[in-house]
This is a predicted structure of a 72-nucleotide RNA (transfer RNA) from a Cyanobacteriota bacterium.
Taxonomically the source falls in Cyanobacteriota (Bacteria, Bacillati).
The coordinates come from a structure-prediction model, not an experiment, and the mean pLDDT is 82.
Rfam family: tRNA. From the family's description: Transfer RNA (tRNA) molecules are approximately 80 nucleotides in length. Its family is annotated with triplet codon-amino acid adaptor activity in the Gene Ontology. The family's RNA type in Rfam is transfer RNA.
RNA sequence: GGGCCUAUAGCUCAAUGGCGGAGCAGGGCGCUCAUAACGCCUCGGAUGUUGGUUCGAAUCCAACUGGGCCCA
Numbered sequence: 001g002g003g004c005c006u007a008u009a010g011c012u013c014a015a016u017g018g019c020g021g022a023g024c025a026g027g028g029c030g031c032u033c034a035u036a037a038c039g040c041c042u043c044g045g046a047u048g049u050u051g052g053u054u055c056g057a058a059u060c061c062a063a064c065u066g067g068g069c070c071c072a
Base pairs, nucleotide, nucleotide: 001071002070003069004068005067006066007065010024011023012022013021018055026042027041028040029039030038048064049063050062051061052060
């Protein structure tokens, strides 16, 4: 220098153009003599940024930024 993949909650990941979810973690309660385990409730996000397409975008397109891989 060229090409490809990727970015969603604190972490790991879903969501096939139509209401943004789960598990773990955090908080509270229950259970127990107590702790762990277990059960219930709860907290959570302008989906990396900017623009475009669309009635409607996490999802499609472009540029940029960060991360990863390959080639030279």